This is a predicted structure of a 526-nucleotide part of an RNA (small-subunit ribosomal RNA, 5' domain) from an uncultured bacterium. Its mean pLDDT, the model's own confidence on a scale to 100, is 85. The full RNA is in RNAcentral, with records from ENA and SILVA.
[in-house]
Context: one part of a larger RNA
RNA sequence: GAUUGAACGCUGGCGGCAGGCUUAACACAUGCAAGUCGAGCGGAAACGAUGAUAGCUUGCUAUCAGGCGUCGAGCGGCGGACGGGUGAGUAACGCGUAGGAAUCUGCCUAGUAGAGGGGGACAACAUGUGGAAACGCAUGCUAAUACCGCAUACGCCCUUAGGGGGAAAGGAGGGGAUCUUAGGACCUUCCGCUAUUAGAUGAGCCUGCGUGAGAUUAGCUAGUUGGUGGGGUAAAGGCUCACCAAGGCGACGAUCUCUAACUGGUCUGAGAGGAUGACCAGUCACACUGGGACUGAGACACGGCCCAGACUCCUACGGGAGGCAGCAGUGGGGAAUAUUGGACAAUGGGCGCAAGCCUGAUCCAGCCAUGCCGCGUGUGAAGAAGGCCUUAGGGUUGUAAAGCACUUUCAGGAGUGAGGAAGGGUAAUUUGUUAAUACCAAGUUAUUUUGACGUUAGCUCCAGAAGAAGCACCGGCUAACUCUGUGCCAGCAGCCGCGGUAAUACAGAGGGUGCAAGCGUUAAUC
Numbered sequence: 001g002a003u004u005g006a007a008c009g010c011u012g013g014c015g016g017c018a019g020g021c022u023u024a025a026c027a028c029a030u031g032c033a034a035g036u037c038g039a040g041c042g043g044a045a046a047c048g049a050u051g052a053u054a055g056c057u058u059g060c061u062a063u064c065a066g067g068c069g070u071c072g073a074g075c076g077g078c079g080g081a082c083g084g085g086u087g088a089g090u091a092a093c094g095c096g097u098a099g100g101a102a103u104c105u106g107c108c109u110a111g112u113a114g115a116g117g118g119g120g121a122c123a124a125c126a127u128g129u130g131g132a133a134a135c136g137c138a139u140g141c142u143a144a145u146a147c148c149g150c151a152u153a154c155g156c157c158c159u160u161a162g163g164g165g166g167a168a169a170g171g172a173g174g175g176g177a178u179c180u181u182a183g184g185a186c187c188u189u190c191c192g193c194u195a196u197u198a199g200a201u202g203a204g205c206c207u208g209c210g211u212g213a214g215a216u217u218a219g220c221u222a223g224u225u226g227g228u229g230g231g232g233u234a235a236a237g238g239c240u241c242a243c244c245a246a247g248g249c250g251a252c253g254a255u256c257u258c259u260a261a262c263u264g265g266u267c268u269g270a271g272a273g274g275a276u277g278a279c280c281a282g283u284c285a286c287a288c289u290g291g292g293a294c295u296g297a298g299a300c301a302c303g304g305c306c307c308a309g310a311c312u313c314c315u316a317c318g319g320g321a322g323g324c325a326g327c328a329g330u331g332g333g334g335a336a337u338a339u340u341g342g343a344c345a346a347u348g349g350g351c352g353c354a355a356g357c358c359u360g361a362u363c364c365a366g367c368c369a370u371g372c373c374g375c376g377u378g379u380g381a382a383g384a385a386g387g388c389c390u391u392a393g394g395g396u397u398g399u400a401a402a403g404c405a406c407u408u409u410c411a412g413g414a415g416u417g418a419g420g421a422a423g424g425g426u427a428a429u430u431u432g433u434u435a436a437u438a439c440c441a442a443g444u445u446a447u448u449u450u451g452a453c454g455u456u457a458g459c460u461c462c463a464g465a466a467g468a469a470g471c472a473c474c475g476g477c478u479a480a481c482u483c484u485g486u487g488c489c490a491g492c493a494g495c496c497g498c499g500g501u502a503a504u505a506c507a508g509a510g511g512g513u514g515c516a517a518g519c520g521u522u523a524a525u526c
Base pairs, nucleotide, nucleotide: 001526002525003524004523006522007521008520009519010518013375014374015373016372017371018370019368020367021333026331027330028329030328031327032326035078036077037076040075041074043071044070047069048068050065051064052063053062054061055060056059085286086285087284094211095210096209097208098207099206100205103203104202108199109198110197111196112195113194114193116150118148119147125140126139127138128137129136130135156165157164158163170191171190172189173188174187175186178185179184212258213257214256219249220248221247224246225245226244227243228242229241230240231239261283262282263281264280265276266275267274268273288309289308290307291306292305311322312321313320314319339365341364342363343362347361348359349358350357351356378406379405380404386397387396388395389394410467412462413461414460415459416458420453423449424448425447426446427445428444429443430442431441432440470515471514472513473512474511475496476495477494481510482509483508484507485506491498492497
């Protein structure tokens, strides 16, 4: 000199953009953060519309009707493995980079083949019953895109190459003939289903090289190193087991100990390098502590399950409930770090045919000079008064003030007002599909509608210099000097050093210098 997730002191006008628990991976009250689908299913707790019946106070109350809009709970599907947080652990194929072969991959894309015929349950519900609660238990009834056989098998899997094994599910819209038990069959469109091939995406595994400190750590290792054979995995492999052999690593630093998430990057520096890993992005690890598996395409799963432990809470003492390193917020720790805010309008995600619902992701707003950037605090000599200095003449403060004339950025008041909106609904029409002028999809046209921010940005008008400057320093380094007080005292100090009676170095004043909504100090890095 540059820099910072800074803090402290003094001061503080506005805006834009960013950032904001670096400490206790300490403990957490409260609310919210993952749901959705009725176009899979049986249904109907609530609300509403409609209809019927009854009562009347003539617009209400009650009852009935899943026929309708819808929909609590339940079965079922998909999603809760993403998104969000944190950095405790980890010196490791964890990360970075370059490669590899023995793998899996829901949803998505393209292709091929198929979706035939049956069955038995379990919730919900009803009844009974246990428990303080959490939560159950028994009996009975029932549906499905839930479950299980049978049939079929181009391709698929196994094979001793003879053969053997293995699937599926329907739903919604529309409809001219034909059939009909009047429900439909059947046809068609869309969404699904099964098997398989390929792709894309994602993930698992292996390897070369690189990736801290300590030798006041020198030897370490028995599933250890290799082989054979079983097992296991999606998959190679001591991954695991039996047997056999005695190997394997190490001064090119094994082992042990300490420290640490890694990278793109960031800071500094002419560079080489040094330091660092906040925010943003990629990867990894973790989710009260330790262990375990289940489900699933994917987890050994933050807001799932089981066991053990510590802690907190409830209890009828028998037993139960919980996990903010999600967003806010509280206590605590600390020099120190924000609101128990708004909205799904946009972007993205989950579910859904869609409308839509959910979304503390996200977008916004609030607080904080924490940082960077921009703007403002006005513009103009008769050198007044006062202050300070003085050689007593004067000098300086100083265009500074007042006065006069002018302007109005920003803030204030009033009005106007984009863009962020793409989509969605309705109607008409064209094309495609089709037996079809139905439906559906895509396009076009018309119309309608969607904004948290928001009192938006911007623009116009109004008023009045009106509301807006401090901080540090002035001995040298280092830009800036005098007076008074003090008298090795009080004090200053980054280094050299000042102060013991003329202190430009202490304290105050006047003046000056530097930076400026900041200025200094402290800490840290180069």